[in-house]
Context: one part of a larger RNA
RNA sequence: CUGGGCGUAAAGGGCGCGUAGGCGGUGGGUCAAGUCAGGCGUGAAAGCCCCGGGCUCAACCUGGGAACGGCGCUUGAGACUGGCCCGCUUGAGUUCGGGAGAGGAUGGUGGAAUUCCCAGUGUAGAGGUGAAAUUCGUAGAUAUUGGGAAGAACACCGAUGGCGAAGGCAGCCAUCUGGACCGACACUGACGCUGAGGCGCGUAAGCGUGGGGAGCAAACAGGAUUAGAUACCCUGGUAGUCCACGCCGUAAACGAUGAGUGCUAGACGUCGGGGCUCCUGGAGCUUCGGUGUCGCAGCCAACGCUUUAAGCACUCCGCCUGGGGAGUACGGCCGCAAGGUUAAAACUC
Numbered sequence: 001c002u003g004g005g006c007g008u009a010a011a012g013g014g015c016g017c018g019u020a021g022g023c024g025g026u027g028g029g030u031c032a033a034g035u036c037a038g039g040c041g042u043g044a045a046a047g048c049c050c051c052g053g054g055c056u057c058a059a060c061c062u063g064g065g066a067a068c069g070g071c072g073c074u075u076g077a078g079a080c081u082g083g084c085c086c087g088c089u090u091g092a093g094u095u096c097g098g099g100a101g102a103g104g105a106u107g108g109u110g111g112a113a114u115u116c117c118c119a120g121u122g123u124a125g126a127g128g129u130g131a132a133a134u135u136c137g138u139a140g141a142u143a144u145u146g147g148g149a150a151g152a153a154c155a156c157c158g159a160u161g162g163c164g165a166a167g168g169c170a171g172c173c174a175u176c177u178g179g180a181c182c183g184a185c186a187c188u189g190a191c192g193c194u195g196a197g198g199c200g201c202g203u204a205a206g207c208g209u210g211g212g213g214a215g216c217a218a219a220c221a222g223g224a225u226u227a228g229a230u231a232c233c234c235u236g237g238u239a240g241u242c243c244a245c246g247c248c249g250u251a252a253a254c255g256a257u258g259a260g261u262g263c264u265a266g267a268c269g270u271c272g273g274g275g276c277u278c279c280u281g282g283a284g285c286u287u288c289g290g291u292g293u294c295g296c297a298g299c300c301a302a303c304g305c306u307u308u309a310a311g312c313a314c315u316c317c318g319c320c321u322g323g324g325g326a327g328u329a330c331g332g333c334c335g336c337a338a339g340g341u342u343a344a345a346a347c348u349c
Base pairs, nucleotide, nucleotide: 003321004320005319006318007303008302012317014201015200016199017198021194022193023192025088026087027086028085029084030083031082033081034080035077036076037075038074039073040072041071042070049065050064051063052062053061054060091191092188093187094186095184096183097182098181103177104176105175106174107173108172109171110154114150115149116148117147118146119145120144121143125136126135162169163168206247207246208245209244210243211242215241216240220236221235222234223233258316259315260314261313262312263311266294267293268292269291270290271289272288273287274286275285276284277283278282298305299304322349323348324347331342332341333340334339
């Protein structure tokens, strides 16, 4: 470079915004760059290829032809691509009216539980396990009642539910704020899709500074178990888990399925909105958007997917190319560090 691929065999970037670039709806006009057709020039010779000829043949030599994939000039064509001009409304967006939601941020606030502290009642055990022991308790524990303090998480509702681009988001209230959806005239008039670089977001763990620390709990200590037990079980317990600010930038970051658009039988649930008809606080029909289960055609190696495609097509990006070595070494970039990212080869099967 090309071919074939990327749910599970190697392979979708963790997710978004967006630069360059690539791609791009519909009608008319124009130009003629791409495109197509004709002509002219050039494309040295030799060589290669074809048809002949000459050395007895061949190699070799030689005549003619073809070819030289191309480039330039010129005359035209005007469908398609493209440039420019004028339009259009179905793509996209704006406006107005609605309702839904754990979407985000900040501040406040509530109850249950847990632990600790104080006081009352009360007495010999409690706790824990397969059984025990370490442990706590006559200096009064466990249990129970009243009072107080603290931190963290929000039972029921709760769902096969909702929201978000992903990570993710759940007591309640207020304020600020993003997005999506439905309906309706009206408006703009292709303003669109994708997106190498770039920028931002990004669970947990980890790191820095300062707070906080109830419960839980790496490390650690002890008790058991065991042949041993650097474990599983038990008693303790520090980082951490929480908050603020700043880093890290990874994951089975998963639907292991990139984004967008169009097309291709249905059936049954469910969430948000609209319309129509009955009739009354309920049904039926229908439509748009989401989320599920099943399923035809089709696809698939099979499993399975099936209008939320893994079907039929187009556009753009990312990625794969036998196993190990190795997501490693070296170098670069990033990071306080931990490390991340980019990413080989020898050798070997």
The prediction has a mean pLDDT of 90. This is a predicted structure of a 349-nucleotide part of an RNA (small-subunit ribosomal RNA, central domain) from an uncultured bacterium. Its Rfam family is "Bacterial small subunit ribosomal RNA". The full RNA is in RNAcentral, with records from ENA and SILVA.